[in-house]
RNA sequence: GGGGCUGUAGCUCAGUUGGGAGAGCACGUGACUGAAGAUCACGGAGUCGUGGGUUCGAGUCCCACCGGCCCCA
Numbered sequence: 001g002g003g004g005c006u007g008u009a010g011c012u013c014a015g016u017u018g019g020g021a022g023a024g025c026a027c028g029u030g031a032c033u034g035a036a037g038a039u040c041a042c043g044g045a046g047u048c049g050u051g052g053g054u055u056c057g058a059g060u061c062c063c064a065c066c067g068g069c070c071c072c073a
Base pairs, nucleotide, nucleotide: 001072002071003070004069005068006067007066010025011024012023013022019056027043028042029041030040031039049065050064051063052062053061
């Protein structure tokens, strides 16, 4: 230098026909317990990497850029 994959909650990830932003773990509160753990109930947390574009509507499609991993040179 060229190519491929990837970036969504604190972490690991799903979101596959363009229309509701979610799960598990973690965390907080309550119940339970002598206390804690386990269990149960409830809850908070997001500029969907950044900036543009298309569209009535974008996590999803298009372009550029940034970061990570891999391959070629």
Predicted 3D model of a 73-nucleotide RNA (transfer RNA) from an archaeon. It matches the Rfam family "tRNA". By type it is a transfer RNA. Gene Ontology term of the family: triplet codon-amino acid adaptor activity.